[in-house]
RNA sequence: GGGGAGAUGCCGGAGUGGUCGAACGGGACGGAUUCGAAAUCCGUUGAUCUGGCAACAGGUCCUAGGGUUCAAAUCCCUAUCUCCCCG
Repeated sequence: GGGGAGAUGCCGGAGUGGUCGAACGGGACGGAUUCGAAAUCCGUUGAUCUGGCAACAGGUCCUAGGGUUCAAAUCCCUAUCUCCCCG
C1' cells in the first nucleotide's frame, strides 16, 4: 500500500429497516431464606442534557460525521480505532 471482518449497557453478547435503550448470560446492589454464610428465589441496575429539594419526569444517544427512507443499531458514503490475510 491492497483486501476482509468488527465497534451495541460495568463485562460478554443477540438483534440486520417498524414501541429495542436494547433479548439472554455474567457482575453489582436491595430483599426473601439462614444462627451466620453458600446455594436458591424475587426485584433493581447504561450514558448524557433539561426541570425538580428529592422522589422522579421529559429529550437525545447503538464509535464519529453525513446520506437514503414515512421510519435506521440495522441500508449507503466518509473518517477513527481493533483484529485477520496479502504485498
This is a predicted structure of an 87-nucleotide RNA (transfer RNA) from Pseudomonas matsuisoli. Its Rfam family is "tRNA". Rfam describes the family as follows. Transfer RNA (tRNA) molecules are approximately 80 nucleotides in length. The coordinates come from a structure-prediction model, not an experiment, and the mean pLDDT is 80. The sequence was found in a public genome assembly. Lineage of the source: Bacteria > Pseudomonadati > Pseudomonadales > Pseudomonadaceae > Pseudomonas.